Annotation
This is a predicted structure of a 71-nucleotide RNA (transfer RNA) from a bacterium. It matches the Rfam family "tRNA". From the family's description: Transfer RNA (tRNA) molecules are approximately 80 nucleotides in length.

RNA sequence: GGGUCUAUAGUUCAAUGGUAGAACGCACGGCUCCAAACCGUGUAAUCCAGGUUCGAGUCCUGGUGGACCCG
Numbered sequence: 001g002g003g004u005c006u007a008u009a010g011u012u013c014a015a016u017g018g019u020a021g022a023a024c025g026c027a028c029g030g031c032u033c034c035a036a037a038c039c040g041u042g043u044a045a046u047c048c049a050g051g052u053u054c055g056a057g058u059c060c061u062g063g064u065g066g067a068c069c070c071g
Stems, first nucleotide, its partner, number of pairs: 001070007010024004018054001025043006047063005
């Protein structure tokens, strides 16, 4: 220099172009003599900038970070 893949909640992952979810974590409460386990409620996210579309996490273009391959 060229190519492929990848980026969603604090973490690990879902989501046919049509309301962004789960588990774990965290906070509060219940249970308990106390704690753990268990139960309930809450918590918080689409890497950035454009484009297409009635509608974009999803499709297209460019950029940024990460992984790998070729030279």
Notes
The sequence was found in a public genome assembly.